[in-house]
RNA sequence: CGGGGAUUAGCGCAGUUUGGUAGCGCGCCGCGUUCGGGACGCGGAGGUCGUGGGUUCAAAUCCCGCAUCCCCGA
Numbered sequence: 001c002g003g004g005g006a007u008u009a010g011c012g013c014a015g016u017u018u019g020g021u022a023g024c025g026c027g028c029c030g031c032g033u034u035c036g037g038g039a040c041g042c043g044g045a046g047g048u049c050g051u052g053g054g055u056u057c058a059a060a061u062c063c064c065g066c067a068u069c070c071c072c073g074a
Base pairs, nucleotide, nucleotide: 001073002072003071004070005069006068007067010026011025012024013023020057028044029043030042031041032040050066051065052064053063054062
């Protein structure tokens, strides 16, 4: 320098194919249970979907640029 992949809640990930209310597990908070804790059950909080633009009635999703990380090639 060229090609490809990844970026979504504190952590690990799905959702992108086919644009239409952002989800799962763990963790965290509250309650129940227990002498208490753990485990279990019920409920809850937590997200400008890496970033800047574009297209569209509508973008995590499509298009372009940039950033960070990983892989391959030179």
A computed fold for a 74-nucleotide RNA from a bacterium, annotated as transfer RNA. It matches the Rfam family "tRNA". The family's RNA type in Rfam is transfer RNA. From the family's description: Transfer RNA (tRNA) molecules are approximately 80 nucleotides in length. The prediction has a mean pLDDT of 82.